[in-house]
RNA sequence: GCGCGGUUAGCUCAAUGGCAGAGCGUACGGUUCACAUCCGUAAGGCUAUGGGUUCAAUUCCUAUACCGUGCA
Numbered sequence: 001g002c003g004c005g006g007u008u009a010g011c012u013c014a015a016u017g018g019c020a021g022a023g024c025g026u027a028c029g030g031u032u033c034a035c036a037u038c039c040g041u042a043a044g045g046c047u048a049u050g051g052g053u054u055c056a057a058u059u060c061c062u063a064u065a066c067c068g069u070g071c072a
Stems, first nucleotide, its partner, number of pairs: 001071007010024004018055001026042005048064005
């Protein structure tokens, strides 16, 4: 330099163009003499950034940035 894949909650990851979710973690409550386990509730997201298509974009197109990988 060229190709391919990835970027969504603190972490690991889902989500057919139509309400953004799960597990773990965190906080609080219940249970316990207490802790752990278990149960319940809650907080936490400009979906990497800009632009475009569309009535509607995490999803499609495009540019950029970053990460991984293959080739040279």
This is a predicted structure of a 72-nucleotide RNA (transfer RNA) from a Candidatus Nealsonbacteria bacterium. Rfam family: tRNA. Rfam classes the family as a transfer RNA. Model confidence (mean pLDDT): 83 of 100. Taxonomically the source falls in Candidatus Nealsoniibacteriota (Bacteria, Bacteria candidate phyla).